Annotation:
This is a predicted structure of a 476-nucleotide part of an RNA (small-subunit ribosomal RNA, 3' major domain) from an uncultured bacterium. The coordinates come from a structure-prediction model, not an experiment, and the mean pLDDT is 84.

Context: one part of a larger RNA
RNA sequence: UGACGGGGGCCCGCACAAGCGGUGGAGCAUGUGGCUUAAUUCGAGGCAACGCGAAGAACCUUACCUGGACUUGACAUAUAGUGGAUCGUCCCCGAAACGGGACUUCUCUUCGGAGCUGCUAUACAGGUGCUGCAUGGCUGUCGUCAGCUCGUGUCGUGAGAUGUUCGGUUAAGUCCGGCAACGAGCGCAACCCUUGCUGUCAGUUACCAGCGCGUCAUGGCGGGGACUCUGGCAGGACUGCCCGUGUCAAGCGGGAGGAAGGAGAGGACGACGUCAAGUCAGUAUGGCCCUUACGUCCAGGGCUGCACACGUGCUACAAUGGCCGGCACAGAGAGCAGCAAUACCGCGAGGUGGAGCAAAUCUCCAAAACCGGCCCCAGUUCGGAUUGUAGUCUGCAACUCGACUACAUGAAGUCGGAAUCGCUAGUAAAGGCGUAUCAGCAACGACGCCUUGAAUACGUUCCCGGGCCUUGUACA
Numbered sequence: 001u002g003a004c005g006g007g008g009g010c011c012c013g014c015a016c017a018a019g020c021g022g023u024g025g026a027g028c029a030u031g032u033g034g035c036u037u038a039a040u041u042c043g044a045g046g047c048a049a050c051g052c053g054a055a056g057a058a059c060c061u062u063a064c065c066u067g068g069a070c071u072u073g074a075c076a077u078a079u080a081g082u083g084g085a086u087c088g089u090c091c092c093c094g095a096a097a098c099g100g101g102a103c104u105u106c107u108c109u110u111c112g113g114a115g116c117u118g119c120u121a122u123a124c125a126g127g128u129g130c131u132g133c134a135u136g137g138c139u140g141u142c143g144u145c146a147g148c149u150c151g152u153g154u155c156g157u158g159a160g161a162u163g164u165u166c167g168g169u170u171a172a173g174u175c176c177g178g179c180a181a182c183g184a185g186c187g188c189a190a191c192c193c194u195u196g197c198u199g200u201c202a203g204u205u206a207c208c209a210g211c212g213c214g215u216c217a218u219g220g221c222g223g224g225g226a227c228u229c230u231g232g233c234a235g236g237a238c239u240g241c242c243c244g245u246g247u248c249a250a251g252c253g254g255g256a257g258g259a260a261g262g263a264g265a266g267g268a269c270g271a272c273g274u275c276a277a278g279u280c281a282g283u284a285u286g287g288c289c290c291u292u293a294c295g296u297c298c299a300g301g302g303c304u305g306c307a308c309a310c311g312u313g314c315u316a317c318a319a320u321g322g323c324c325g326g327c328a329c330a331g332a333g334a335g336c337a338g339c340a341a342u343a344c345c346g347c348g349a350g351g352u353g354g355a356g357c358a359a360a361u362c363u364c365c366a367a368a369a370c371c372g373g374c375c376c377c378a379g380u381u382c383g384g385a386u387u388g389u390a391g392u393c394u395g396c397a398a399c400u401c402g403a404c405u406a407c408a409u410g411a412a413g414u415c416g417g418a419a420u421c422g423c424u425a426g427u428a429a430a431g432g433c434g435u436a437u438c439a440g441c442a443a444c445g446a447c448g449c450c451u452u453g454a455a456u457a458c459g460u461u462c463c464c465g466g467g468c469c470u471u472g473u474a475c476a
C1' cells in the first nucleotide's frame, strides 16, 4: 500500500421487511448429469453451465457410428506433359456413391500460340484433429457499482502519501464549502434514439366536419384540408417562479402554473481492472499432429436411446371456474417459389378455386372482457396424460423420428416438506397476437406487441451484494 475480520462508523440495492404471484409435490415439454450404446458428435460447469452455442437434428444439417467407395482429391493457385473436349444422351453393376462401357463433340488465330476443359505428374490442397494455460477478435461477470489515475508542487531515507481525506449534499469523485495543494484525463451527467404535450408545414394508400352523388349497407364516389393519423421542423422543464430551511452555499421540503417537476418514463451507452472466466466448433491465427487418411463422397443408423437425479418451463388441481350460444375492442410485424379474401365441399385438420396485393391501398387478424343459458362442489360437464382407430398436410421419404384433426380412452393431480425465485406502476399478475429460423415441425422456447390491470414499502435490527472513512493483523 492492499487484502481480510463472527472490528467500528456512515450510506446504497426488490438485499431484508411489507405485499402479490410463483418454483419445490402431479402430468407433459425442454436442457443437463448419470446409465446404456456400434455411436448415443462437440462445447458450456456456483453466482456468471443446465428452453445455453442450436433464430428449427426425419434425409441434408452432422462434426458421431456401421458399411461401401475415392486419392492432386468436394475446394484454391501454379508448372510440365498429353488429349479435345466440357456438356449432353444411353447401357451395365450397385443401397447410393463409386466403378466400367457406348454414341455425339471445342472456340479464336497473325498458324507461333491463346482461351476453355479432361487426364497424368509435381508443388500442394484438406482436417469441426490438439492446445482458449501460446494468441487476435468478440463476450460474460463484479456493475451503470462510482470509482480508476496522471502532470507539477509539497511531505517522507524509502515503499509511498497528499490531491481523492474533512463538513454538508447528490442517483453519482454530483455539486458547494474548507484544506499543501493546484490542475487535468478515463468514468458520472449531457450530447443520440423512442415515448408523453403543443404549434407549424405537408396531405396519399390514412382521415370525413361541412356540401353534393350513390347504396340493403360501407369514405363507396365527387370533393375537402377541419379532425384523427402519418412524418419533417420547431417550441416545451431550467429548481425558471413563490414560501420555508440551509453556512447569504450546494441543496432539501412544500406550493403555483403546466401534458409533463425536480433525472418525466424507457432504451442505447459498461472507466482502470478482476476471474490464466468463456470461445482454436463462427471466423482469423502461432505451435504440434494426420496425409490411399484424423482428408473426401455415399447409404443406413445415431445426436430423440431410459432403473434414475437436477435445472428451466407449460398445463392443471377448478365456481373470480368449465361448457354452449350471442356480441365488441388492439398494437407491432410479415407477405411473390409469398400473403390469400368472397364462394363451395368437409364434424374438423384441410381441400377446390382464386378476387386483390411487391401493400398506410390487398391479405394474414385477436383473446380474456361483456350479455344470456346450463353445471352445483363431485376426482366432477374439473383435469387432460396415455393408448386405440380413422384421417389431413409438408416433403424423394414421416418405421426408428414430424405437426395437426376427428371419434373413443380417460391417468396423476384436491394447491404442494425442508427450502427457494420474480416483481415498486401502466410494473406484477392475467389475456391473446406477431416475427425470425423454417419444405414441414417436436415453439410450451426466444424476441417483440398490444388488451385488462393490482397490492405493498413502518423501517434498515437481521440475511446477501456493494461504496466511503477508520481500526487490528503472525497474510501478500
Base pairs, nucleotide, nucleotide: 001476002475003473004472005471007470008469009468010467011466012465013464015460016459019423020422021421022420023419026315027314028313029312030311031310032309033308034306035305042053043052064301065300066299067298068297069296070295073124077123078122079121080120081119082118083117084116088103089102090101091100092099106115107114108113126290127289129288130287131286135284137279138278139277140275142273147186148185149184150183151182152181153162154161155160166177167176168175192267193266194265195264197235198234199233200232201231202230203229207224208223211222212221213220238261241255242254243253244252245251317416321375322374323373324372325371326370333364334363335362338357339356343352344351345350382413387408388407389406390405391404392403393402429452430451431450432449433448434447435446